A computed fold for a 515-nucleotide part of an RNA from an uncultured bacterium, annotated as small-subunit ribosomal RNA, 5' domain.
[in-house]
Context: one part of a larger RNA
This record gives sequence, C1' cells and structure tokens, in this order.
RNA sequence: GGAUGAACGCUGGCGGCGUGCUUAACACAUGCAAGUCGAACGGAGUCAUCUCUGAAGUUUUCGGACAGAGGAUUUGACUUAGUGGCGGACGGGUGAGUAACGCGUGAGCAACCAACCCUGUGCAGGGGGACAACAGUUAGAAAUGACUGCUAAUACCGCAUAAGCCCACGGCACCACAUGGUGCAGCGGGAAAAGAUUCUAUCGGCACAGGACGGGCUCGCGUCCGAUUAGUUAGUUGGCGGGGUAACGGCCCACCAAGACGGCGAUCGGUAGCCGGCCUGAGAGGGUGAUCGGCCACAUUGGGACUGAGACACGGCCCAAACUCCUACGGGAGGCAGCAGUGGGGAAUAUUGCACAAUGGGGGAAACCCUGAUGCAGCAACGCCGCGUGAGUGACGAAGUAUUUCGGUAUGUAAAGCUCUAUCAAUAGGGAAGAAAAUGACGGUACCUAUAUAAGAAGCCCCGGCUAACUACGUGCCAGCAGCCGCGGUAAUACGUAGGUGGCAAGCGUUGUUC
Repeated sequence: GGAUGAACGCUGGCGGCGUGCUUAACACAUGCAAGUCGAACGGAGUCAUCUCUGAAGUUUUCGGACAGAGGAUUUGACUUAGUGGCGGACGGGUGAGUAACGCGUGAGCAACCAACCCUGUGCAGGGGGACAACAGUUAGAAAUGACUGCUAAUACCGCAUAAGCCCACGGCACCACAUGGUGCAGCGGGAAAAGAUUCUAUCGGCACAGGACGGGCUCGCGUCCGAUUAGUUAGUUGGCGGGGUAACGGCCCACCAAGACGGCGAUCGGUAGCCGGCCUGAGAGGGUGAUCGGCCACAUUGGGACUGAGACACGGCCCAAACUCCUACGGGAGGCAGCAGUGGGGAAUAUUGCACAAUGGGGGAAACCCUGAUGCAGCAACGCCGCGUGAGUGACGAAGUAUUUCGGUAUGUAAAGCUCUAUCAAUAGGGAAGAAAAUGACGGUACCUAUAUAAGAAGCCCCGGCUAACUACGUGCCAGCAGCCGCGGUAAUACGUAGGUGGCAAGCGUUGUUC
C1' cells in the first nucleotide's frame, strides 16, 4: 500500500447494486415452510332440479290450484374425512463429522439402469376375495385403539394369452483363450395389464427394445501439520466354493494358504468439509474457501430397517439415550443446521413483512391449488459505485478571533452584500416496461413535468522525524503522548487547549486478520 461477512470511537444528506450469527451442530414459545388429483373409488354433507307420496293451512266453481313440515327418488353443482395414484429422495438449511476415491482431474464398467420424459413394437380376455370409510358395541383423561357387520376401485389375488422377455438344458458358428464372450435356431419351464371422461377423442394401463436426463461402482495422479508417533494389520492379504447386491468385490460366510502395508513416512495423534474461485503479488508464490456455482456429509445423540425407480429419508417409521412438555400417574407428545422470531453466548450480524405478478418446482386433462424456492419490500454507511451540501461577483481587506516587535500579520474572497441556478431533498400533476389474450406483490415505484426557497445536508484524523502540515497559552519527568526513534524535570512546533495549516471526505480514525 491492498484486502475484509468485520468490530469499536466520533460523525452522518440522497440514490443504485450487493452483503448481513465468522461465537453455542446451544435450547427453542408462536405462525407459516408439501402437497395435489372428485376426469381412479365407495360414501357423507349442503344447495338446486325432476317425479311420487303427503299432515296442518289458504283459495275454491269442490275437479283442483297455491304452499310446503316430513319421506322416497332422478339429475346436476359444490365441499371432502377415508381407500387409491403421483409427489413428500427435489427445492431450502448447516459444516458437526470426514485427511477419505471425500474432493479435483483424467480414464474405465464387473453390469446396473430401474420411475417420470421421448421413440418404436406388441397387448389389454375372463374371474375372485377382501379392507378402510360407514353402522353398531366397547376400552382410554388423552394419544390412540379393540370387536362385530356392510361396501367400491386405476387397491389386492388367481386364470387365460406371450411378438418380445426371464430361467435351465444341450447344439451350431465366430471371437478370445485361464475361467469366457457374441450371434443363431431348438426344447422345457415362468412372469402382464385398468380404466376414466366433456362420449370423442384425449388422458391413462401392461410387456419388451432403444434414447435422453441422472445416478452406482472401480482405477491413475494430486490433496494440511507432527518422527518428542516406527513399526502396523487376523477378515487382516490372497485363493477356492457359496451367500448377498441393480452390480464388482472379504461386502458377508465356510475351508485353505500366510500373507498385506511401511523412512517414496505405514500406524498413531492434531487440525480441516473439498473445488470453481476470492485476496495479495511483476511473477513464482503466500493466504483463504462468506455471498454465487459444482460435489460431499449431516438433520437433538446413537442404532436399525420399511416403503419406493430412488432414502437407510430435516418437517416418515421403530428402538435406545439426554432434554422439554401434557397427564386422571395407567400413559402419551416433541425435535427451527427451513422462513421469520425468542432466550443464551458474543466485540458482532436484520422483519414473527407482501405476493405467487414473474422465473422455477409438485399435483391435475384442465380450470386451478400448493410453494418462507423465488420475486419484492423493511432494517444496518457493512461494502462498492454515483451525486449533493451551491455558482459568479465581491476590500490594498468589515466585525469577531488568534497573534504581535503594537506598526502590523493571519483567518480571508472567506463572510456580508449583489446577480444567478435547482442536481439531491420538498410539494403538486402525469405515470411505465417487467405480461404472449387476461393476470403486477413490487407500486402510484422508476421515470417525466411544473412550483418555490440557498434554503434541509460536513465531519474526522493529523501537524518533532519517518510524513503533507506551526504559533500562542497552560503544565513542569507531573498530567500525559507514543507505530518506531522518542517527547515532558519553567521559554515543549512531540502533553492539554486555542488560532492557523495539512490530509481524506459521508465518512474519518483505531483495532483484529491476511498478502
């Protein structure tokens, strides 16, 4: 000198764009953050409608009409607890753990792609039994159940069918040769399905093949400090055979062998998420890993699996532990490292805001619903950038103040005065783009126009040398200053104050960290 997620002191006008718990992965009141589909299904409720029945009542020409409690029923609209489907594995947070194929980079496949998406081929025949809801009974303070009975489906289960698929068997051809791989045909066995609707085309369903997106796994290289850590290792290293997995593999198991790693630093200990990047530097390097983007890990602590295409799952389940809460003491409930917010810790870090208008995501045929993702607004000079706090003129120079050799000198064209201007701010009027036809939270915002007044807007640090900038008074090795050298003991340009100067400026200085 640069930089900073900074903090502190003094000061503080406006705007734009960013950024904002670095500490306790401490504990959390409250609200919201993941739902959606009635075009999968049976119910239930409300309203309307059609038809029927029909008490009291009004009218009556006694046929009926009106009206309408109640009941049955058709159709339609709306709502939705339950069954069912898809989504809750994304998005959002945090960095505790991890020195590791975790990350970066470059290769590869044992052999996986399996759900949504796209493409192609083929198919959708015919049955069955349940369980919620509901009704009844019943246990419990509650959370939550239990029993009996009824019922639907794109829920569940058989049967049929099988182009293609899977499994087993042997055959042929080709390739490789250590096991093997590919293709072709054969025989035997096995596994599918679902319908809905505006009723006419859409959306779906099943099987197979391919693609895309995206994941899984393996390997080479790189990736902090310590030797005052030198030996480490028994599923350990390898083989064979099994099991398991989408899949390779001691991943797991039985048996066999005795290996494997290590001064090219194993093991152990400490520290740490990694990277693109960011800061600095001429570079080489050094430091760093906030915001944004990629990957990883975690979700009170530890363990476990279930479901599923995908999790061993932040707002799912089970167990254990600690903590908090409710309780009728029998038993239950909870998890902000989501967004706000609270307490605590700390030098220190914001609103319990608005909107789904845009972008994106989930569901849906759609309308639409949901979305603290996101878009915005609020707070903070926390940072960067821009602008303003006026411009011109104005005395051999007012006053005041400081100083003085008392003559003067400085402040100083500075002020006043005169002449102007209106950026910002203010007031009034107009008023967007962002949105494809409609739809705008932001927002009467940005922006434009008009009006009036210099009005509403300057501080901070320094002045001995380094280092730009000096005098007076006070103090008297005191009080104090100080980054280093050093100042101060009666004439202090170094302390304090004043005047003046210098520097930067809505900031200025100090402190911390880093090059």